The RNA shown here (THF (Tetrahydrofolate) riboswitch aptamer) has 91 nucleotides and comes from a bovine gut metagenome. The prediction has a mean pLDDT of 84. The RNAcentral record of the sequence draws on MGnify. Rfam family: THF (Tetrahydrofolate) riboswitch aptamer. Rfam 15.1 lists 747 matches to the family in 747 species. From the family's description: Tetrahydrofolate (THF) riboswitch was first reported for Ames et al. as an RNA motif in 5' untranslated (5'-UTR)regions of folate transport and biosynthesis genes in Firmicutes genomes.
RNA sequence: CAGAGUAGAUGCCAAGCGUUAAGUGCCGAAAAAUGGGAAGUUGUUUUCGGACGAAGAGACCAUGUCUUGCGGUUUGGCAUCGCAUCCGCUG
Repeated sequence: CAGAGUAGAUGCCAAGCGUUAAGUGCCGAAAAAUGGGAAGUUGUUUUCGGACGAAGAGACCAUGUCUUGCGGUUUGGCAUCGCAUCCGCUG
């Protein structure tokens, strides 16, 4: 001098959950983890409280099953991007 490596983000695929409304998103409080180590937030997650809020439809052996939509929905895989400090790793 150059490079590797996180939490996560986006897109695609697959399998789910909900549609009898949870989830997602928003606000407040607290906490946890976060390149190999230490530490850290503007990012991520968890808990509690609050406000707001929806797209269903069809078929059938019928109070359920299936199909297909919808949800700024969950998980996994693939691809791309990817820590600001100090130390460390590779060339």